[in-house]
RNA sequence: GGACUUAUUGUAUAAUGGUUAGUACGUGAGGUUUUGACCCUCAAGAUCUUGGUUCGAUUCCAAGUAAGUUCA
Numbered sequence: 001g002g003a004c005u006u007a008u009u010g011u012a013u014a015a016u017g018g019u020u021a022g023u024a025c026g027u028g029a030g031g032u033u034u035u036g037a038c039c040c041u042c043a044a045g046a047u048c049u050u051g052g053u054u055c056g057a058u059u060c061c062a063a064g065u066a067a068g069u070u071c072a
Base pairs, nucleotide, nucleotide: 001071002070003069004068005067006066007065010025011024012023013022018055027043028042029041030040031039048064049063050062051061052060
């Protein structure tokens, strides 16, 4: 230098162009308990950035950023 892959709550991981963006762990509050743990209920928290296509984009396209694989 070329090619390819990936980027979603704090972490991990789903989502066939129309889902209230889901699930588990974690966090906070409450219940339970003599206390704690376990357990139950509730809540907050996310689509890498900028554009484009579309009635509608996490999803498709382009560029960029970051991480990784590979060729030379």